[in-house]
RNA sequence: CAUCGAUACUAGCAAACUUGCCGAAAGGCAAGGACGCAAAGCCAAAGGGUCUAAGGUUCGCGAACGCGGACGAUUGACAGCCUGGCUGCCGAA
Numbered sequence: 001c002a003u004c005g006a007u008a009c010u011a012g013c014a015a016a017c018u019u020g021c022c023g024a025a026a027g028g029c030a031a032g033g034a035c036g037c038a039a040a041g042c043c044a045a046a047g048g049g050u051c052u053a054a055g056g057u058u059c060g061c062g063a064a065c066g067c068g069g070a071c072g073a074u075u076g077a078c079a080g081c082c083u084g085g086c087u088g089c090c091g092a093a
Stems, first nucleotide, its partner, number of pairs: 004091002012037002017032006035080001041086003046083003049078003054075001056071006
């Protein structure tokens, strides 16, 4: 230095759930809370995957306002789904 990862050390993050706010939703942010995490730090315009469907297209019902179904993300979301990229703390075997 690379790989690797202890019931080591020092620091850190925070699932479910609850409350508030934002959003059409998925979801996000803040506080509480800890299931877990050695990258659970960052990248969603690197690839795959998953979720959502306001707007759009289309179908049905309806006199109409409208209501309901389907499709669909290079206009959305997830990095705590996988691979990949960038950066980074500690040091036993």
Molecule: c-di-GMP-I riboswitch aptamer
Organism: Paenibacillus sp. UNC496MF